[in-house]
Large-subunit ribosomal RNA, domain IV from a Deltaproteobacteria bacterium, 359 nucleotides, folded computationally.
The full RNA is in RNAcentral, with records from ENA.
Context: one part of a larger RNA
């Protein structure tokens, strides 16, 4: 030097990203306990106050159950009875160490704000949380051989359920709520018109080739040519789907600009003007969002880029990708305050285990 212990004057987070670690609280019994609040809770809130051992008492509940007694099926039976005895506890008095929950085990507490209700899930080996879940909450799809899932199938699940059932997305207890926009996009309905495949019908060719004609026959050669195959093709018939027409946003999504205007200035309830499917309502608001920014005020500190209240210039909040609020509750984050400490000031001593030297 290091590692794991132990002690420490004064001070008391002055250490740090941060009270990380360490200290400290700690048990029991009583006495008290606030804001809030969903009336359950917060609460072991917070904060005190006792605790050892002796002796004494007609002392207490409680436990134990003798004698005797009645009853009796006759039992090692029931029932009533209460002596003694043992006794938590209380109560007086005394008595003792530096200390009596005397050693180990055994909350540190209050406040203020975020987010998330809530108990639970989670990245086995760096993240435990504000993230998943979660009861409730809407919104759709299914009428059963249900919808959706696996599978080539046959079959299984759904479920031996049946719309208070089940499948899917979405948001998350509770409490006040959840505005406008259906132009795009998606889904839901529509059918009168346009657009449209395969086909369909319909004609035109060629080729093959039964037959049929010329030839006395045979073979050859030439013409004519059905039906079927094969080619080729206008007009015309042909769904859905598109275009069209309506719904619909707890579907995806969307939720303006310029200018002027009030008898001090400032502002702009008002007014004018462009676009727009509508132009952001309640609520909140430098916020897990605020870029200028350490924004301006207040509060707290001798001093506070963090923290709490408040302002609105909202860069770039906002209503189930829910908005705002919430008691409870969290190994969650912010911020202070009390105890309390070697975490600091600054350090130091010890114990005992390493490294070190030697065998």
């Nucleotide at each position: 030097c290091u590692c794991u212990g132990g002690u420490u004057a004064a001070g008391g987070a002055a250490c740090u990203c941060g009270g990380c670690a360490a200290a400290a609280u700690g048990a029991c019994a009583c006495c008290g306990u606030a804001a809030c609040u969903u009336u359950g809770g917060g609460a072991g809130a917070a904060g005190g106050u006792g605790u050892g051992c002796c002796a004494c008492c007609a002392c207490u509940a409680g436990g134990u159950g003798a004698a005797g007694g009645g009853c009796u099926u006759c039992g090692c039976g029931c029932c009533c009875g209460g002596a003694g005895c043992c006794g938590a506890g209380g109560g007086u008095g005394g008595u003792u160490g530096c200390a009596g929950a005397g050693a180990g085990c055994a909350g540190g507490g209050g406040g203020u704000a975020g987010c998330g209700a809530c108990u639970g899930c989670u990245u086995a080996c760096c993240a435990a949380a504000a993230g998943c879940a979660c009861a409730g909450g809407a919104c759709u799809c299914u009428g059963c051989u249900a919808a959706g899932u696996c599978g080539c199938a046959a079959g299984a699940c759904g479920a031996c359920g049946u719309a208070u059932a089940g499948g899917g997305u979405c948001u998350g207890a509770c409490g006040c709520c959840u505005g406008c926009c259906c132009g795009g996009u998606g889904c839901c309905g529509g059918a009168a018109g346009g657009u449209u495949a395969a086909g369909g019908a319909g004609c035109c060719u060629c080729g093959u080739u039964a037959g049929c004609u010329u030839c006395u026959u045979c073979g050859g050669a030439a013409g004519c040519g059905a039906a079927g195959c094969g080619g080729g093709a206008a007009a015309c018939c042909g769904a859905a789907g598109c275009c069209c027409c309506g719904g619909u946003a707890a579907a995806c999504g969307g939720c303006g600009g310029c200018c002027g205007u009030a008898a001090c200035u400032a502002u702009a309830a008002c007014g004018g003007u462009c676009c727009u499917a509508a132009g952001g309502u309640a609520g909140c608001g430098a916020a897990a969002u605020u870029c200028c920014u350490u924004g301006u005020c207040g509060g707290g500190u001798a001093a506070g880029u963090u923290c709490c209240g408040a302002c609105c210039u909202g860069c770039a909040c906002g209503a189930a990708u829910g908005g705002c609020g919430u008691a409870a509750c969290g190994a969650c984050u912010u911020c202070c305050c009390c105890g309390c400490u070697g975490u600091c000031u600054c350090g130091a001593c010890c114990a005992g285990g390493g490294a070190c030297u030697c065998a």